[in-house]
Context: one part of a larger RNA
RNA sequence: CACCGCCCGUCAAGUCAAGGGAGCCGGGAGUACCCGAAGUCUCACUUUAUGUGGGCCGAAGGUAAGUUCGGUAACAGGGACUAAGUCGUAACAAGGCACGGGUAGCGGAAGCUGUUCGUGGAUCAAUUCC
Numbered sequence: 001c002a003c004c005g006c007c008c009g010u011c012a013a014g015u016c017a018a019g020g021g022a023g024c025c026g027g028g029a030g031u032a033c034c035c036g037a038a039g040u041c042u043c044a045c046u047u048u049a050u051g052u053g054g055g056c057c058g059a060a061g062g063u064a065a066g067u068u069c070g071g072u073a074a075c076a077g078g079g080a081c082u083a084a085g086u087c088g089u090a091a092c093a094a095g096g097c098a099c100g101g102g103u104a105g106c107g108g109a110a111g112c113u114g115u116u117c118g119u120g121g122a123u124c125a126a127u128u129c130c
């Protein structure tokens, strides 16, 4: 390369990353209860012994409901990027309905409509009259 310009979104294709996610799998710390080794302490007994029996605490183990961290994952939604795909034309000029913010409804998509607010809007030149 200057309107034969610029540019928006859906849809189609490809690649990538992250989050959500029923379920499944694994780990951590703890709680409640059950059981309870060794051993200290303690009580009773008597054959006073390296004794017997009971009790408290108690490791390991078990049960239950949770908690936390990770792995995997049906599925669903968006995101980023990619010379020449599709549909339209929303924005940029008053962009052909000025644009934009909030909000509500609606629509293949950009968006449209209502309402309210902002100007980050162009125009209101010339002539005549007062």
Base pairs, nucleotide, nucleotide: 003095005092008088009087011085013082014081015080016079020075023072024071025070026069027068028067031064032063033062034061039057041055042054043053044052045051098119099118100117101116102115103114104113105112106111
Molecule: small-subunit ribosomal RNA, 3' minor domain
Organism: marine eukaryotic metagenome